The RNA shown here (c-di-GMP-I riboswitch aptamer) has 97 nucleotides and comes from a Chloroflexota bacterium. NCBI's taxonomy places the organism under Bacteria, Bacillati, Chloroflexota.
[in-house]
Formats: sequence, structure tokens, C1' cells
RNA sequence: ACUGCCGAAAGGCAAAAUCACGCGAAAGCGUGACGACGCAAAGUCAUGGGUCUAAAAUCGUGAUUUAUUUUGCGAUCAAGAUUGCCAGACUGCCGAA
Repeated sequence: ACUGCCGAAAGGCAAAAUCACGCGAAAGCGUGACGACGCAAAGUCAUGGGUCUAAAAUCGUGAUUUAUUUUGCGAUCAAGAUUGCCAGACUGCCGAA
């Protein structure tokens, strides 16, 4: 120096649930407390795919109106979300006898 012991040990992150506050149309996200499902990159990036939501937009339709005027419902749709869905990219700690 390398390998085994060994993802052992010591550390790290922290799901769901619950409580408080906030952002958002929603999906969801943030902060704190509590908690510990799990993770060897469960660190970062929305680049590709998947999945979730559909405000706006478009189309259809019901009611209403002088008037596609006002409003309800349905369908489509991401530039919104998810990195703890998969892949990819970048960076990276500890390891005794």
C1' cells in the first nucleotide's frame, strides 16, 4: 500500500402518521416539534422515460343573455410536481482488532 473481516462498528439521512405555521388552482412543497418505514449515495441536477395534478388554453355541452354575454359540467393538455419511481450526469465520508 492492497485485500478480507464489512455495509460489521461509529457516524449520516429520514418515510408514513400526528401537531403548529406558511406557499400553491391542484398535485405537492417549505419551516419547526415528534417519529424511525427504510436508505451505501435516501447528497445535488428535472437531462431521458414513467407517474401525479390541470390553473391558463382549446374543443364539446347544459342553463342564461340583445350578444360565445355570464356561468356549470365533461374531455384533451405541462411550461407545474415527483431525484425516497427507473435511468443518466456531477460530487463524496467512515472502516478497528